Overview
A computed fold for an 85-nucleotide RNA from Zoogloea oleivorans, annotated as c-di-GMP-I riboswitch aptamer. It was read from a public genome assembly, where an Rfam model found it. Its mean pLDDT, the model's own confidence on a scale to 100, is 81. The source organism's lineage runs through Bacteria, Pseudomonadota, Rhodocyclales, Zoogloeaceae and Zoogloea. It matches the Rfam family "c-di-GMP-I riboswitch aptamer". From the family's description: GEMM was predicted in a large-scale screen for bacterial structured RNA regulatory elements.

RNA sequence: ACAAUUCAAAGGCAAACUAUGGGUGACUGUAGGACGCAAAGCCACGGGCCCCUCUUUCUUAUUGGCGGGCAGCCGGGUUGCAGUC
Numbered sequence: 001a002c003a004a005u006u007c008a009a010a011g012g013c014a015a016a017c018u019a020u021g022g023g024u025g026a027c028u029g030u031a032g033g034a035c036g037c038a039a040a041g042c043c044a045c046g047g048g049c050c051c052c053u054c055u056u057u058c059u060u061a062u063u064g065g066c067g068g069g070c071a072g073c074c075g076g077g078u079u080g081c082a083g084u085c
Base pairs, nucleotide, nucleotide: 005082012037013036017032018031019030020029021028022027035072041078042077043076045075046074047073048070049069050068051067053065054064
């Protein structure tokens, strides 16, 4: 220096839920709170799921198109702590 690794050390993040704000909605900001997480840091590139609108349809569902959301759904990209055993 790199790497396997999470047995250590220093720490980090924050599910559900509650309060409050934003949004048509999925969802999301802040505060509290911890289910858990070695990337549960970041990125919508691929898949998947969800929302909105148009279309197909007698109606709903379904199909197809546009737009949006989820990174704590999976894969991928990228950055990062320790270097104990």